[in-house]
Predicted 3D model of a 421-nucleotide RNA (Bacterial RNase P class A) from Altererythrobacter sp. CAU 1778. The source organism's lineage runs through Bacteria, Pseudomonadati, Pseudomonadota, Sphingomonadales and Altererythrobacter. The sequence is in RNAcentral, with records from ENA. A source record names the gene rnpB. Its Rfam family is "Bacterial RNase P class A". Rfam's curators write: Ribonuclease P (RNase P) is a ubiquitous endoribonuclease, found in archaea, bacteria and eukarya as well as chloroplasts and mitochondria.
RNA sequence: CCAGGGGGCCGGGCAGCCGCGUGAUUUCGGUCGCGAGGAAAGUCCGGGCUCCACGAAACAAGGGUGGCGGGUAACGCCCGCCGGGGGUGACCCCAGGGAAAGUGCCACAGAGAGCAGACCGGCGAUGGCUCGUCCGCGAGCACAGCCAAGGGUGAAAGGGUGCGGCAAGAGCGCACCGGGGGCAUGGCAACAUGGCCCGCAUGGCAAACCCCACCCGGAGCAAGGCCAAAUAGGGGCCUCGUGCCUGCCUUCGGGCAGGCUAGGGCGUUUCGCCCGAGAAGGCCCGGGUUGGCUGCUAGAGCCCUGGAGCGAUCCGGGGCGCAGAUGAAUGGCUGCCACCGCGCGGCCGGGUCCCUCCGAGGUCAUCUUGGCGGGGAUACCGCGUGCGGGACAGAACCCGGCUUACAGGCCCCCUGGCGCU
Repeated sequence: CCAGGGGGCCGGGCAGCCGCGUGAUUUCGGUCGCGAGGAAAGUCCGGGCUCCACGAAACAAGGGUGGCGGGUAACGCCCGCCGGGGGUGACCCCAGGGAAAGUGCCACAGAGAGCAGACCGGCGAUGGCUCGUCCGCGAGCACAGCCAAGGGUGAAAGGGUGCGGCAAGAGCGCACCGGGGGCAUGGCAACAUGGCCCGCAUGGCAAACCCCACCCGGAGCAAGGCCAAAUAGGGGCCUCGUGCCUGCCUUCGGGCAGGCUAGGGCGUUUCGCCCGAGAAGGCCCGGGUUGGCUGCUAGAGCCCUGGAGCGAUCCGGGGCGCAGAUGAAUGGCUGCCACCGCGCGGCCGGGUCCCUCCGAGGUCAUCUUGGCGGGGAUACCGCGUGCGGGACAGAACCCGGCUUACAGGCCCCCUGGCGCU
């Protein structure tokens, strides 16, 4: 210098003017303080808080988690490690328990997909057939049969490579690798390493049912609490009114149910609708809608710092007061500066190139190199100036995480390659 890996951070600054929300103060005119984010987002996990349910525990149902150890209030989060996979490497990825408990599935292709399998292929030792024969056998066919090596299908075809073996083959035998079992050593553990035994004996899928271990009561600030107007509706009491018929009950006072009528209400007199012996008036009570207050911001808080730990994190010391809206404040304009992009200007500084002077070196016509020598060219960088631009997104009870979005920029550590010293 090029290419890449990991981690952290910023997300414009200052000033003036005009506004908004909130708190304090006020002589009621004002004044002062504070006022979004790293994700406030998705609402996906975990908790605090509140109400509801529930004797306790266990079990069942349902849901979730899933290598081991640690951290934490807790977690599906984080840290460290183990195993597997990828990368030359820094490093990255993994729902990473159980497939000899049982059930189920394995599409298409393919001969065969789970009690494996003969499509192409290989073989003729054995049986069979044909021919020859010196009668020992030999040659041929591939009918029976044997074979899981090779080809082909597939995501997957019952360990891999090699040698031996065989008619051809095959863990059939052997060596190494892989696998299984138990042992020893190391480690808290996951696991690793070593030697021994077993020719290998049961392929994959559990984000299929299932089994095992562990965890989980439900709903959510529209939770929950308090105050409370008018209207309508509910209940109680008082005033006034309380007729007739039928049925039932009766403590003989009456009560209940149904119907009729007087009557009442609405509208528009006729008329119609509704109510009907309470349909009227008054007072009181409780519930409750809208509304208001609260919950409501001091919290696993923020900043600086010492110690322990590889780390997540933990144990301390000091300081700070840091949004609280609710049809929902946190903004707008202007100026200056900084940043980015584009254009223009100018060789003043740097860079690059050319010419020349002086010095040094050399493999000595043209090369290399140095100069606080000189001259020229060039807008690559600095510089000046004009115009334009500034992401994702906005609290709503509060925290810890995860995930997703993000213009532009900064810092640290590390890896590979090339060049120079």